Notes: This is a predicted structure of a 74-nucleotide RNA (transfer RNA) from an Ignavibacteria bacterium. Lineage of the source: Bacteria > Pseudomonadati > Ignavibacteriota > Ignavibacteria.

RNA sequence: GGGCCUGUAGCUCAAUUGGUUAGAGCGCCGGACUCAUAAUCCGUCGGUUGCAGGUUCAAGUCCUGCCAGGCCCA
Numbered sequence: 001g002g003g004c005c006u007g008u009a010g011c012u013c014a015a016u017u018g019g020u021u022a023g024a025g026c027g028c029c030g031g032a033c034u035c036a037u038a039a040u041c042c043g044u045c046g047g048u049u050g051c052a053g054g055u056u057c058a059a060g061u062c063c064u065g066c067c068a069g070g071c072c073c074a
Base pairs, nucleotide, nucleotide: 001073002072003071004070005069006068007067010026011025012024013023019057027045029043030042031041032040050066051065052064053063054062
C1' cells in the first nucleotide's frame, strides 16, 4: 500500500435482508425476604446504534468517506 470482518446500554449480545416506542441477560441503585449476609423476587437507572454525509415517506439495517480494533496478501 491492497483486500476482508467487526463497531448497538458499564460488560456480553439480539433486533426477522428498511417499517412505525432500539431490546434481553449480567451490572449499578432502591425495595421485599433474613438476626445479618448470600441466594431469590419486584422496581428503577440506563443508548445521539464509532464519526460525518447521502438515498428514502421511513435507516441500527442500504451507499460513500473517515476513525478504531482484528485477520490475510504484498